Record summary
The part of an RNA shown here (small-subunit ribosomal RNA, 5' domain) has 509 nucleotides and comes from an uncultured bacterium. The full RNA is in RNAcentral, with records from ENA, Greengenes and SILVA. It matches the Rfam family "Bacterial small subunit ribosomal RNA". Gene Ontology terms of the family: structural constituent of ribosome and ribosome. Model confidence (mean pLDDT): 84 of 100.
Context: one part of a larger RNA
RNA sequence: GAUGAACGUUGGCGGCGUGCUUAACACAUGCAAGUCGAACGGUGAAAGAGGGAGCUUGCUCCUUCUGGAUCAGUGGCGAACGGGUGAGUAACACGUGAGUAACCUGCCCUUGACUCUGGGAUAAGCGUUGGAAACGACGUCUAAUACCGGAUACGAGCUUCAGCCGCAUGGCUAGGAGCUGGAAAGAAUUUCGGUCAAGGAUGGACUCGCGGCCUAUCAGCUAGUUGGUGAGGUAAUGGCUCACCAAGGCGACGACGGGUAGCCGGCCUGAGAGGGUGACCGGCCACACUGGGACUGAGACACGGCCCAGACUCCUACGGGAGGCAGCAGUGGGGAAUAUUGCACAAUGGGCGAAAGCCUGAUGCAGCAACGCCGCGUGAGGGACGACGGCCUUCGGGUUGUAAACCUCUUUUAGUAGGGAAGAAGCGAAAGUGACGGUACCUGCAGAAAAAGCACCGGCUAACUACGUGCCAGCAGCCGCGGUAAUACGUAGGGUGCAAGCGUUAUCC
Numbered sequence: 001g002a003u004g005a006a007c008g009u010u011g012g013c014g015g016c017g018u019g020c021u022u023a024a025c026a027c028a029u030g031c032a033a034g035u036c037g038a039a040c041g042g043u044g045a046a047a048g049a050g051g052g053a054g055c056u057u058g059c060u061c062c063u064u065c066u067g068g069a070u071c072a073g074u075g076g077c078g079a080a081c082g083g084g085u086g087a088g089u090a091a092c093a094c095g096u097g098a099g100u101a102a103c104c105u106g107c108c109c110u111u112g113a114c115u116c117u118g119g120g121a122u123a124a125g126c127g128u129u130g131g132a133a134a135c136g137a138c139g140u141c142u143a144a145u146a147c148c149g150g151a152u153a154c155g156a157g158c159u160u161c162a163g164c165c166g167c168a169u170g171g172c173u174a175g176g177a178g179c180u181g182g183a184a185a186g187a188a189u190u191u192c193g194g195u196c197a198a199g200g201a202u203g204g205a206c207u208c209g210c211g212g213c214c215u216a217u218c219a220g221c222u223a224g225u226u227g228g229u230g231a232g233g234u235a236a237u238g239g240c241u242c243a244c245c246a247a248g249g250c251g252a253c254g255a256c257g258g259g260u261a262g263c264c265g266g267c268c269u270g271a272g273a274g275g276g277u278g279a280c281c282g283g284c285c286a287c288a289c290u291g292g293g294a295c296u297g298a299g300a301c302a303c304g305g306c307c308c309a310g311a312c313u314c315c316u317a318c319g320g321g322a323g324g325c326a327g328c329a330g331u332g333g334g335g336a337a338u339a340u341u342g343c344a345c346a347a348u349g350g351g352c353g354a355a356a357g358c359c360u361g362a363u364g365c366a367g368c369a370a371c372g373c374c375g376c377g378u379g380a381g382g383g384a385c386g387a388c389g390g391c392c393u394u395c396g397g398g399u400u401g402u403a404a405a406c407c408u409c410u411u412u413u414a415g416u417a418g419g420g421a422a423g424a425a426g427c428g429a430a431a432g433u434g435a436c437g438g439u440a441c442c443u444g445c446a447g448a449a450a451a452a453g454c455a456c457c458g459g460c461u462a463a464c465u466a467c468g469u470g471c472c473a474g475c476a477g478c479c480g481c482g483g484u485a486a487u488a489c490g491u492a493g494g495g496u497g498c499a500a501g502c503g504u505u506a507u508c509c
Base pairs, nucleotide, nucleotide: 001508002507003506005505006504007503008502009501012376013375014374015373016372017371018369019368020334025332026331027330029329030328031327034077035076036075039074040073042071047066048065049064050063051062052061053060054059055058084287085286086285094211095210096209097208098207099206100205103204104203108200109199110198111197112196113195114194115193116150117149118148119147125140126139127138128137129136130135156180157179158178159177160176161175162173163172164171165170213259214258215257220250221249222248225247226246227245228244229243230242231241232240262284263283264282265281266277267276268275269274289310290309291308292307293306312323313322314321315320340366342365343364344363348362349360350359351358352357379409380408381407382406389400390399391398392397413450415445416444417443418442419441423436426433427432453498454497455496456495457494458479459478460477464493465492466491467490468489474481475480
């Protein structure tokens, strides 16, 4: 000098930040991922119109038509983002620089060609029925942008020929020949879609060079081990996996083992070189009760999905079931120690939707905490050879001290009253639409009124006297102080340094 700090003591206001470093300990409760009726079959509310009945003569009921709100289900997209944590990991995990003639990419953009013709089911519904519940079973009916055939093939995939090129394997060409597979409607004025192919953008995957901890009281390690051939698998290369063959591969330039640890941009310190560190913010990685596995999908081996095993907790009619806060709040526990079970989608962003809109503990804000940084205030001017009181004294006086009283002013902040935003671009036919918030800000009013502490005073190191104590009580960062005149202990007066803080402790330079 610094801190995500804590403790002691004190405490007026505001702005901007920050706030479980410990038990990746266990979690009550609420919320954190939905949306689309302009994909589909249903359901059909309000309201309007016609007819009929009761009559209380303008109300109730029944029926038909229009109307389309709403919603369980099928289907589509999203749920792989956003948010949390740092347990594991010494590794191509990260940083940086290359490579892919070895790869994938939903939504988005550009270009080209299409969108033809058929079929069988099933959920919902209805009926029967099992179970305490969770959840089912059977029969029957129905729709689609759900599912499955057929036709077409500009392209595409595989084999082969020709030409051109390169960096080994090889790559390119709307070049020629042979073989193989797709499409869906809704709405209609625009428009939104679907399929195939090529390119782009974005995101990802893999490989390699170099770099960044400690330990030799770890010296040898390794059988899918190292390489080859063939096959399987993958989006793709590869012992990634398998069969066969060979005996290799790594290591004192530290293999293997053990310990510790997420990495970086950065942050702290320092003149720099360097040392330490990785809180907040940003990038990457890993994890989601513990271990394993796959399914769906463009993308996961998936925090708020599924299956199995384990530990734990809960419900039960004992047959069986349910759960996963390292999301936001909050609870218990651990600890020196770390906050509200708040408001709003108004803004920014995200998901769905044609849109209106819905959802969003992301986010925007508010609450708590001197935890940090910054700013302001606690009044200003005048006022005595200097009051009272305190302390000291050589008893003369000195000091507190212009300090107070007193006089003249001011009103920041706090208080109170009145006015009162920008943030709103947008959306909506219009009316209208701000959580923060009656907040910021402006104006008026009253009154010095409501606002100072902490540590130190032997040297280092700015600042001294008195009393008490008597190697006791105690102080102390180092040297050291205290045994009867202690500037070093305790108290008082005075002084010094910082100041809404001041000291102490811990850690780093």